[in-house]
Context: one part of a larger RNA
Molecule: large-subunit ribosomal RNA, domain VI
Organism: Candidatus Dormiibacterota bacterium
RNA sequence: CGCAGGAGAUUUGAGGGGAGCUGACCUUAGUACGAGAGGACCGGGUUGGACGGACCGCUGGUGCACCGGUUGUUCUGCCAAGAGCACCGCCGGGUAGCUAUGUCCGGAUGGGAUAAGCGCUGAAAGCAUCUAAGUGCGAAGCCCACCCCAAGAUGAGAUCUCCCACCGGAUCAACCGGGUAAGACCCCAGCAAGACCAGCUGGUUGAUAGGCCGCAGGUGUGAGAGGAGCAAUCCUUUGAGCUGAGCGGUACUAAUCGGUCGAGGG
Numbered sequence: 001c002g003c004a005g006g007a008g009a010u011u012u013g014a015g016g017g018g019a020g021c022u023g024a025c026c027u028u029a030g031u032a033c034g035a036g037a038g039g040a041c042c043g044g045g046u047u048g049g050a051c052g053g054a055c056c057g058c059u060g061g062u063g064c065a066c067c068g069g070u071u072g073u074u075c076u077g078c079c080a081a082g083a084g085c086a087c088c089g090c091c092g093g094g095u096a097g098c099u100a101u102g103u104c105c106g107g108a109u110g111g112g113a114u115a116a117g118c119g120c121u122g123a124a125a126g127c128a129u130c131u132a133a134g135u136g137c138g139a140a141g142c143c144c145a146c147c148c149c150a151a152g153a154u155g156a157g158a159u160c161u162c163c164c165a166c167c168g169g170a171u172c173a174a175c176c177g178g179g180u181a182a183g184a185c186c187c188c189a190g191c192a193a194g195a196c197c198a199g200c201u202g203g204u205u206g207a208u209a210g211g212c213c214g215c216a217g218g219u220g221u222g223a224g225a226g227g228a229g230c231a232a233u234c235c236u237u238u239g240a241g242c243u244g245a246g247c248g249g250u251a252c253u254a255a256u257c258g259g260u261c262g263a264g265g266g
Stems, first nucleotide, its partner, number of pairs: 001152001005163007015149004021049007033038001051106005059100004066093005071086006110144003117137004164265001166178004183261004187203005208254003211250005217243003224237005
């Protein structure tokens, strides 16, 4: 820009893409078959590998603004307690998120038309012949079925809902300009989204983010004081103190006030 008014939702599926793998074991059955050795088809069940998708409850990884331990040094006047620097100083753990080596799921099943092949009926050619007319079965393959995208599918589809037929000008069906409706955008707080854009949740008739409060989770028993010990250190107060992203609550702070666009339907 188009989709013959303007919007907001929900969809149909032309068409396109993805997937499509396979082992072993048990059973049927030591059966059929075979002198024996050996050893099935068909069918039923179980469990794997690789591959793919999703997810983070479990097992782990990461987790540089979480917690603890600890070395050297500088500083806060000193003790104590801390802070800075040293690869995040080093070391032990670790929430959210992101993750695989973790977990769950997938290949199925059914139908249609066929290939090789196997047939029925059957002449040419009194026989025979699956083929010439006619007709049936038959693959991990083909078309559907499964998953995803999808009406720019210009062949522009469908359904539901909302807004109404304004004002001025004109060469008067179409055009130009203007203010609006439904609605949308700008702007702002943001994140299950994200390079930007977009998408999504919100904008006071409000829990969108921050703060605060509570909880979960993580660290692992703070400081101070009291006690024990010559002391290092230990015990009690104390599962203490601290705690990023998690869950919930609460308008304390910030989403204020506003602006722009947007139909009139031969």